A computed fold for a 69-nucleotide RNA from Podarcis lilfordi, annotated as transfer RNA. Rfam family: tRNA. From the family's description: Transfer RNA (tRNA) molecules are approximately 80 nucleotides in length. The family's RNA type in Rfam is transfer RNA. The organism belongs to Podarcis, within Eukaryota. Model confidence (mean pLDDT): 80 of 100.
RNA sequence: GCCAUAGCUCAGUGGUAGAGCAUCUGCCUUGCAUUCAGAAGGUCCCAGGUUCAAUCCCUGGCAGCACCU
Numbered sequence: 001g002c003c004a005u006a007g008c009u010c011a012g013u014g015g016u017a018g019a020g021c022a023u024c025u026g027c028c029u030u031g032c033a034u035u036c037a038g039a040a041g042g043u044c045c046c047a048g049g050u051u052c053a054a055u056c057c058c059u060g061g062c063a064g065c066a067c068c069u
Stems, first nucleotide, its partner, number of pairs: 001065002007021004015052001023039004045061005
């Protein structure tokens, strides 16, 4: 200096959270896989502040990565 969001990879940068893959169920098949349809899965790293309202803005902290000395 950068990053932290679903099991993994990522989007979302003030109006209350999404995608792909993975998982499960259904359809299909003699059976498996693929396709298709659907479902589940998140107190958005922690604490505080600003705001009517914070994943988002500000401050501090833990952890990780990279660089300089």